[in-house]
Context: one part of a larger RNA
RNA sequence: GACGAACGCUGGCGGCGUGCUUAACACAUGCAAGUCGAGCGAAGCCCCUUACUUCGGUUUGGGUGACUUAGCGGCGAACGGGUGAGUAACACGUGGGCAACCUGCCCUUAGCUCUGGGAUAAGCGAUGGAAACGUCGUCUAAUACUGGAUAUGACCUGGGGACGCAUGUUCUUGGGUGGAAAGAUUUUUUGGCUAAGGAUGGGCCCGCGGCCUAUCAGCUUGUUGGUGGGGUAGUGGCCUACCAAGGCUUCGACGGGUAACCGGCCUGAGAGGGCGACCGGUCACACUGGGACUGAGACACGGCCCAGACUCCUACGGGAGGCAGCAGUGGGGAAUAUUGCACAAUGGGCGAAAGCCUGAUGCAGCGACGCCGCGUGAGGGAUGACGGCCUUCGGGUUGUAAACCUCUUUCAGCAGGGACGAAGCGAAAGUGACGGUACCUGCAGAAGAAGCGCCGGCCAACUACGUGCCAGCAGCCGCGGUAAUACGUAGGGCGCAAGCGUUGUCC
Numbered sequence: 001g002a003c004g005a006a007c008g009c010u011g012g013c014g015g016c017g018u019g020c021u022u023a024a025c026a027c028a029u030g031c032a033a034g035u036c037g038a039g040c041g042a043a044g045c046c047c048c049u050u051a052c053u054u055c056g057g058u059u060u061g062g063g064u065g066a067c068u069u070a071g072c073g074g075c076g077a078a079c080g081g082g083u084g085a086g087u088a089a090c091a092c093g094u095g096g097g098c099a100a101c102c103u104g105c106c107c108u109u110a111g112c113u114c115u116g117g118g119a120u121a122a123g124c125g126a127u128g129g130a131a132a133c134g135u136c137g138u139c140u141a142a143u144a145c146u147g148g149a150u151a152u153g154a155c156c157u158g159g160g161g162a163c164g165c166a167u168g169u170u171c172u173u174g175g176g177u178g179g180a181a182a183g184a185u186u187u188u189u190u191g192g193c194u195a196a197g198g199a200u201g202g203g204c205c206c207g208c209g210g211c212c213u214a215u216c217a218g219c220u221u222g223u224u225g226g227u228g229g230g231g232u233a234g235u236g237g238c239c240u241a242c243c244a245a246g247g248c249u250u251c252g253a254c255g256g257g258u259a260a261c262c263g264g265c266c267u268g269a270g271a272g273g274g275c276g277a278c279c280g281g282u283c284a285c286a287c288u289g290g291g292a293c294u295g296a297g298a299c300a301c302g303g304c305c306c307a308g309a310c311u312c313c314u315a316c317g318g319g320a321g322g323c324a325g326c327a328g329u330g331g332g333g334a335a336u337a338u339u340g341c342a343c344a345a346u347g348g349g350c351g352a353a354a355g356c357c358u359g360a361u362g363c364a365g366c367g368a369c370g371c372c373g374c375g376u377g378a379g380g381g382a383u384g385a386c387g388g389c390c391u392u393c394g395g396g397u398u399g400u401a402a403a404c405c406u407c408u409u410u411c412a413g414c415a416g417g418g419a420c421g422a423a424g425c426g427a428a429a430g431u432g433a434c435g436g437u438a439c440c441u442g443c444a445g446a447a448g449a450a451g452c453g454c455c456g457g458c459c460a461a462c463u464a465c466g467u468g469c470c471a472g473c474a475g476c477c478g479c480g481g482u483a484a485u486a487c488g489u490a491g492g493g494c495g496c497a498a499g500c501g502u503u504g505u506c507c
Stems, first nucleotide, its partner, number of pairs: 001506003005503005012374006018367002020332001025330003029327003034075003039072002042069003045065001046063003051058002082285003092209007101202002106198008114148004123138006154177010183190002211257003218248003223245008260282004264275004287308005310321004338364001340363003346360001347358004377407004387398004411448001413443005421434001424431002451496005456477003462491005472479002
């Protein structure tokens, strides 16, 4: 000097930041991922209508929609948010490579969007169970599922040309194999399929770089390489069969310990040393261990299955759960906040849109935790008052300090006015959480606002009394045993100041 700090004493205001470093301990409660009726059938509501009628109503058929929605279907749920357990590794950083790859939504270009079929949820009926949740029968729709047609391209195979970096790349031509689609809407519009390219995001490989330990010296059998096969989007011992016997290592293998990495942050003249909170990039994890499914993308925090520990419900047959999301609780700890407001802005998901959702985010609350700013008044005022303290008893000092006089009113308080952020969206009316906040104007009155540490030397600041190697102080040297500037108190002084000291850690 610094800090995500803590502790002691003290504490006026504001702005901007920041706040579980410990138990990746366990969690009550609420919320944190939905949306689309312009994909679909249905029910309810409303309207019209048929028949009967005791005029109350019942009922048939149909329609309508900014209406409501459980279900089928689509997209999203792999983002956003959290944490740092594990990991010494191509995890990260940096620079390259893929003649070894994928990429939903978006953009560009070209072409197509033809024709059939059978189900099923919801519903209705029945039924099991305490519940969670089912079972059976029957009915129905689609942008759900599916057959066929067509399709430059795909795959296999034969020929030819050009090029390259070895495996190869690219162009052209013949044969064979199997392969697409979906509608909605009056119109407008929008969607679907195929192919090529782009963009974005991702996957894989390689060079180099960054901890401690030799009181760890040898390690390795899918191990190192090859061939065939499998698997993958794709290369590869990634997996498998066979063959060979290799591969790594004192330039530290293997083992042990510790640790997420970086941009950066702190310190330092620099070189270096230490750290990796907040913010940004990457990685890993989601009660513990394992596994796959769906999908463009996961081996998936608020999905599924199995096992385990724990907790809860139960009618004892069986079920439910996962805050390292935001708040909040217990526990641990020296120690770390509200079960707040709003989607107004920015961004995200869905939707044609209106809009809905969004504990992301924007804000507010709490904490002197940090940085910065401001205030606690200004000028005058000597018989240098009173009081305190000291005294050589003359006085000195506190001290222009106070009183007193003249002013000012920041901040806080009260009253009145009162935003920008609104671009947008909506036919229009209208639409701001923050917030009656910031800010502006006015009002009254010095009024409401100073402490903490130190004073032997280092180190700036000295006397008196008390104590008497006691009580105590102390970072080091050291003070204290009867005149202690070093202990305690007082007066005075010095230094910082809404803070000041102490402790811890780093340079």

Small-subunit ribosomal RNA, 5' domain from an uncultured bacterium, 507 nucleotides, folded computationally. The full RNA is in RNAcentral, with records from ENA and SILVA.